This is a predicted structure of a 266-nucleotide part of an RNA (large-subunit ribosomal RNA, domain VI) from Bifidobacterium breve. Its Rfam family is "Bacterial large subunit ribosomal RNA". NCBI's taxonomy places the organism under Bacteria, Bacillati, Actinomycetes, Bifidobacteriales, Bifidobacterium. The full RNA is in RNAcentral, with records from ENA.
[in-house]
Context: one part of a larger RNA
RNA sequence: CGUGAAGAGACUUGAGGAGGGCUGUCCCUAGUACGAGAGGACCGGGACGGACGAACCUCUGGUGUGCCAGUUGUACCGCCAGGUGCAUGGCUGGUUGGCUACGUUCGGGAUGGAUAACCGCUGAAAGCAUCUAAGCGGGAAGCCGGCUUCAAGAUGAGGUCUCUAUACACUUUAUGUGUGGGAAGGUCCCUAGAGAUGAUGGGGUUGAUAGGCCAGACGUGGAAGCCUUGUGAGGGGUGGAGCUGACUGGUACUAAUAGCCUGAAC
Numbered sequence: 001c002g003u004g005a006a007g008a009g010a011c012u013u014g015a016g017g018a019g020g021g022c023u024g025u026c027c028c029u030a031g032u033a034c035g036a037g038a039g040g041a042c043c044g045g046g047a048c049g050g051a052c053g054a055a056c057c058u059c060u061g062g063u064g065u066g067c068c069a070g071u072u073g074u075a076c077c078g079c080c081a082g083g084u085g086c087a088u089g090g091c092u093g094g095u096u097g098g099c100u101a102c103g104u105u106c107g108g109g110a111u112g113g114a115u116a117a118c119c120g121c122u123g124a125a126a127g128c129a130u131c132u133a134a135g136c137g138g139g140a141a142g143c144c145g146g147c148u149u150c151a152a153g154a155u156g157a158g159g160u161c162u163c164u165a166u167a168c169a170c171u172u173u174a175u176g177u178g179u180g181g182g183a184a185g186g187u188c189c190c191u192a193g194a195g196a197u198g199a200u201g202g203g204g205u206u207g208a209u210a211g212g213c214c215a216g217a218c219g220u221g222g223a224a225g226c227c228u229u230g231u232g233a234g235g236g237g238u239g240g241a242g243c244u245g246a247c248u249g250g251u252a253c254u255a256a257u258a259g260c261c262u263g264a265a266c
Stems, first nucleotide, its partner, number of pairs: 001153001006164007016150004022050007034039001052107005060101004067094005072087006111145003118138004166180005181266001185261003188204005209255003212251005219243002225238005
């Protein structure tokens, strides 16, 4: 920009496209059929895998740069104590959320139709024979459906439901022109289960949308200060202490204020 010449908000149909379709070992049937024996099935049923793929984070791991602790050197906070900066986050041990695989769960199917090679029925030409010439069956991991997914720019532009509805003036009386109003919508602002930007989702005081704060969870692992003990390095008590990013619940303290634009065959 288009989609019958209105605009808007929801929900859809599915033309067409894309994906998927893999495979092994073992057991039962059965040491059966078959075979002199050696050996050893079809059909049917079950178990466990490999590779591949999708989703997810309960578990097991990984990651963790404003989480916790230990510790070295040095500088600083006047000194002690306690801290902070720098040194690959200085190094080391753990680690929430999120993201992940090495983790977990699931998938390949059943089934229908038309067929290939091939196997047949009936059957002439050609008194026989013949699956074929007329006619009728069976038959594959393959084909068309079935499963998942995108999808009306499918210009053949589809469908359903809902919402919105006018005043004045002018005029050549026309689906006319001008001015004002103005529904739905958008912008704007706070944002994350979204994200390069647009977009998408949530919220905008009639508010828990984000931050802060409160409480909890998770993590770390016993804070500082004080008391006490030891000559001392240290130990013990107060005390599962103190601290705690993203998590959970609450709370208007802060910010979503105020406004603006466009917009209909009205």